A computed fold for a 103-nucleotide RNA from Pseudomonas sp. BAY1663, annotated as Guanidine-I riboswitch aptamer. RNAcentral records the identical sequence in 5 taxa. NCBI's taxonomy places the organism under Bacteria, Pseudomonadota, Gammaproteobacteria, Pseudomonadales, Pseudomonas.
[in-house]
RNA sequence: UUCAAGGAGAACUAGGGUUCCGGCUCACAGGGAGUGGGCGCUGGUCCGAGAGUUCUCCGGUCCCAGGGACGGGACUACACGGAGGGAUAAAAGCCCGGGAGAC
Repeated sequence: UUCAAGGAGAACUAGGGUUCCGGCUCACAGGGAGUGGGCGCUGGUCCGAGAGUUCUCCGGUCCCAGGGACGGGACUACACGGAGGGAUAAAAGCCCGGGAGAC
């Protein structure tokens, strides 16, 4: 310093809350159905990682093959980190952000 040590996407996980469904509870109603309030409640839906996993595409470097065009293979690392703010119903390892700062 994050620079080809590049860019994008998908599935999932750690994690996260409460719109919707379900659950619990209170009130009303009550023949039965139900209506409204409250509680995140080990659930479903949902959100979800730069520093988690897997995969795909574009790109980069090198090698191989080839008259050329087309093509085949390997690699593409490492990564401590607030406070505060923002989005959504809401929160978060989401976004600001590989930011501030530290080493």